[in-house]
RNA sequence: UCUUAUCCAGAGUGGCCGAGGGUCGGGCCCGUCGACGCCACAGCAACCGUUUAGCGGCUUUUGAGCCGGAUAUGGUGCUAAAUCCCGCCCCGAAUGGUCGGGGGAAGAUAAGA
Numbered sequence: 001u002c003u004u005a006u007c008c009a010g011a012g013u014g015g016c017c018g019a020g021g022g023u024c025g026g027g028c029c030c031g032u033c034g035a036c037g038c039c040a041c042a043g044c045a046a047c048c049g050u051u052u053a054g055c056g057g058c059u060u061u062u063g064a065g066c067c068g069g070a071u072a073u074g075g076u077g078c079u080a081a082a083u084c085c086c087g088c089c090c091c092g093a094a095u096g097g098u099c100g101g102g103g104g105a106a107g108a109u110a111a112g113a
C1' cells in the first nucleotide's frame, strides 16, 4: 500500500511528565482539580488462537469443513462522549435552516497479501 470483516455494547486506578488533546475542517467536549503521552497494576472484549471422539447442531469426498457455544493461560486490541456529531451523494418528512433513513469518503482494529 491492497483485500475482507467489524465499529450506537463493554471496561480505570496509581506513579512520572507538564500543555495541549479528541485524525483533518466546523461544532461540541476533555484539560494546571494535571488532560494527551509513557510506565505499573487492574479490567473489557471472542479478531486470530484454543476447545469439538468428552459442548451442541449441520454437511461430508471420512481428510475434514461450516454454524453456534465456551475459553482472557497464547498473539493483538481496547478501557470520556456512537468512529463524540456533521462534512460528499441519494431518499423521505417538515418549511425552517431541522429531523429521520440509506450509501460513500476518511479513520481505528483484526486477519490475510
Base pairs, nucleotide, nucleotide: 001113002112003111004110005109006108007107012041013040014039015038016037020030021029022028024087025086026085027084042079043078044077047075048074049071050070051069055068056067057066058065059064083106088103089102090101091100092099093098
Predicted 3D model of a 113-nucleotide RNA (SAM riboswitch aptamer (S box leader)) from a soil metagenome. The prediction has a mean pLDDT of 81. The RNAcentral record of the sequence draws on MGnify.